[in-house]
Molecule: transfer RNA
Organism: Candidatus Uhrbacteria bacterium
RNA sequence: CGGGCUAUGGCGCAGUUGGUAGCGCGCAUGCCUGGGGGGCAUGAGGUCGUGGGUUCAAGUCCCGCUAGCCCGA
Numbered sequence: 001c002g003g004g005c006u007a008u009g010g011c012g013c014a015g016u017u018g019g020u021a022g023c024g025c026g027c028a029u030g031c032c033u034g035g036g037g038g039g040c041a042u043g044a045g046g047u048c049g050u051g052g053g054u055u056c057a058a059g060u061c062c063c064g065c066u067a068g069c070c071c072g073a
Stems, first nucleotide, its partner, number of pairs: 001072007010025004019056001027043006049065005
């Protein structure tokens, strides 16, 4: 320098043919249990790496940039 892949709550990951983002673990509160462990219920927590574009509407499509990994030179 060229190419590919990845980037989504604290962590690990989903997200279909564009239609207001979900699961597990963890966390908070309450309940069950004599307590521990465990179980059940409810809840908080994200604007999707970043900047633009297309669209009525973008995590999803297009372009640039950044970071990480891999391949090639």